């Protein structure tokens, strides 16, 4: 330099083009003499810029980051 794959809360993982959900974590409350377990509630995400569309996490183009291969 070229080709392919990939990017969603702090972490992992869902979402057929139609309200972004779950688990772990974290915070609060209940439970306990206390801790742990358990119960309830809360917190927090689509890498960026454009395009298509009534509507984009999803489809298309480009940028950026990561991985693999070739040179």
């Nucleotide at each position: 330099g070229g080709g392919c794959c990939u990017g969603u809360a702090g972490u992992c993982u869902a979402a057929u083009g139609g309200c972004a959900g779950g688990a772990c974590g974290c915070c609060g409350c209940c439970c306990u003499c206390a801790c742990a377990u358990g119960g309830c509630g809360g917190u927090a995400a689509u890498u960026c810029c454009g395009g298509u569309u009534c509507g984009a996490g999803u489809c298309c183009g480009g940028g950026c980051g990561g991985g693999c291969c070739c040179a």
This is a predicted structure of a 71-nucleotide RNA (transfer RNA) from Candidatus Micrarchaeota archaeon RBG_16_49_10. The source organism's lineage runs through Archaea, Nanobdellati and Microcaldota. The sequence is in RNAcentral, with records from ENA. Rfam family: tRNA. The family's RNA type in Rfam is transfer RNA. About the family: Transfer RNA (tRNA) molecules are approximately 80 nucleotides in length.